A computed fold for a 350-nucleotide part of an RNA from a metagenome, annotated as small-subunit ribosomal RNA, central domain. The full RNA is in RNAcentral, with records from SILVA.

Context: one part of a larger RNA
RNA sequence: CUGGGCUUAAAGCGUGUGUAGGUGGAAAAGUAAGUGUUUUGUGAAAGCCCUCGGCUCAACCGAGGAAUUGCUUAGCAUACUGCUUUUCUUGAGGCAAGUAGGGGUACGUGGAACUCUUGGUGGAGCGGUGGAAUGCGUAGAUAUCAAGAGGAACGCCGAUGGUGAAGACAAUGUACUGGACUUGUCCUGACACUCAGACACGAAAGCGUGGGGAGCAAACAGGAUUAGAUACCCUGGUAGUCCACGCUGUAAACGAUGCCUACUAGGUCGUGGGAGUUCUGACGCUUUCACGGCCGAAGCAAAAGUGUUAAGUAGGCCGCCUGGGGAGUACGGUCGCAAGGCUAAAACUC
Numbered sequence: 001c002u003g004g005g006c007u008u009a010a011a012g013c014g015u016g017u018g019u020a021g022g023u024g025g026a027a028a029a030g031u032a033a034g035u036g037u038u039u040u041g042u043g044a045a046a047g048c049c050c051u052c053g054g055c056u057c058a059a060c061c062g063a064g065g066a067a068u069u070g071c072u073u074a075g076c077a078u079a080c081u082g083c084u085u086u087u088c089u090u091g092a093g094g095c096a097a098g099u100a101g102g103g104g105u106a107c108g109u110g111g112a113a114c115u116c117u118u119g120g121u122g123g124a125g126c127g128g129u130g131g132a133a134u135g136c137g138u139a140g141a142u143a144u145c146a147a148g149a150g151g152a153a154c155g156c157c158g159a160u161g162g163u164g165a166a167g168a169c170a171a172u173g174u175a176c177u178g179g180a181c182u183u184g185u186c187c188u189g190a191c192a193c194u195c196a197g198a199c200a201c202g203a204a205a206g207c208g209u210g211g212g213g214a215g216c217a218a219a220c221a222g223g224a225u226u227a228g229a230u231a232c233c234c235u236g237g238u239a240g241u242c243c244a245c246g247c248u249g250u251a252a253a254c255g256a257u258g259c260c261u262a263c264u265a266g267g268u269c270g271u272g273g274g275a276g277u278u279c280u281g282a283c284g285c286u287u288u289c290a291c292g293g294c295c296g297a298a299g300c301a302a303a304a305g306u307g308u309u310a311a312g313u314a315g316g317c318c319g320c321c322u323g324g325g326g327a328g329u330a331c332g333g334u335c336g337c338a339a340g341g342c343u344a345a346a347a348c349u350c
Stems, first nucleotide, its partner, number of pairs: 004321003007304002012318001014201004021194003025088007033081002035077004041071002049065006091191001092188003095184005103177007110154001114150008125136002162169002206247006215241002220236004258317006266295012299306002323350003332343004
């Protein structure tokens, strides 16, 4: 390299948008580049292979053939691919009418709880644990009532539920805004799929500047425990957690399962729609589209399992893997303020 693979053995980029590239629906006509066939020239000789011959055989040698799968000339063929033109509607998109939603951004509002402050009541403990102690408290704590301040998070509804490309998203109102689904079958007429590079988004922690700081809480301090206890438990407590702007770009970023299309038994539950049944409405029943679960036939699988949401059967495109350790390291490059990220070996060793 070929072959073979990627849920769990090595292996799906964290996710999307999308350029080049690769691939591409139905019908007709033309062309003849690919393709097929015949043909022209060439493809040195020797060797290999086949046949025959010469040394007594063989090695060796001689002769002929084949092969040289390539390039090239000309003619013919037109199924498929390509190219050009025309047409089509089922892929894709648009339009119209509806539907659901914690999808996003900004600004406002609210109640419960908590801490603090002030005042009232009250008067000796509170707190904490396995048990204690540190700690708080007669300078009046804990408890309780009232008032005020502040920051963060939004109980119940709530779900096997919803939305989003993923990360993620939940009090509530308003404004702006992205997407999805259903129905109509009115319009465009292949406008599609995937996507190296590129660009954008991307939990938490961390970083920069400026705010904010109630609770919680790395570090740190003290009290315990213990042989020790740089821990687990307790009392405190700073970064941080929150906001704005900028950076970082990683996670068991997981369904450990790339995206798109088609096909292949059923059963059952949920969410959002449509249609039918009924005189009408509701419930129900039947059916259908989209999404989300559970169980399972065949198949697949080493098995666990998976099974129309495939890990089944096929096709298109991308990414990735090639024994363990060394190592996701060194060196180099590149990005970053830094922390570090991305790319990525070898010696050696088993």